Source information: This is a predicted structure of a 108-nucleotide RNA (c-di-GMP-I riboswitch aptamer) from uncultured Rhodopirellula sp. Rfam family: c-di-GMP-I riboswitch aptamer. Rfam describes the family as follows. GEMM was predicted in a large-scale screen for bacterial structured RNA regulatory elements. The source organism's lineage runs through Bacteria, Planctomycetota, Pirellulales, Pirellulaceae and Rhodopirellula. Its mean pLDDT, the model's own confidence on a scale to 100, is 81. The sequence was found by an Rfam model in a public genome assembly.

[in-house]
RNA sequence: CUGGACAAAAGGCAAACCGUCUGUAAAGGCGGGGCGCAAAGCCACGGAUCCAACCUAUUCACAGUGCACGAAUGCAUUCUGAGUUUGCUGGACCGCCGGGUUGCCAAG
Numbered sequence: 001c002u003g004g005a006c007a008a009a010a011g012g013c014a015a016a017c018c019g020u021c022u023g024u025a026a027a028g029g030c031g032g033g034g035c036g037c038a039a040a041g042c043c044a045c046g047g048a049u050c051c052a053a054c055c056u057a058u059u060c061a062c063a064g065u066g067c068a069c070g071a072a073u074g075c076a077u078u079c080u081g082a083g084u085u086u087g088c089u090g091g092a093c094c095g096c097c098g099g100g101u102u103g104c105c106a107a108g
Base pairs, nucleotide, nucleotide: 012037013036017032018031019030020029021028022027035095041101042100043099045098046097047096049092050091051090052089054087057084058083059082060081061080063078064077065076066075067074068073
């Protein structure tokens, strides 16, 4: 001089959950509470995930219509509701990952 590992001190933030407020929702604010975090500070830039509306395809339920039939029933189609799925738009999320940016102490 370069590289690596490992400390100390002062502090900081705040998961789940609970209460309350805002929002259709995802989620967020405030208070309590601590799971944890060397950026668990900030930014929605790239991806992931989530919500909402619409679109594609499909399943189920109720009702109607038509056809077949001796009847039970079957098939097709329409409306409504619910679920899944494809894509798109808007939104959420930085404590999912990447990126950007700012930063305390020590330099032992």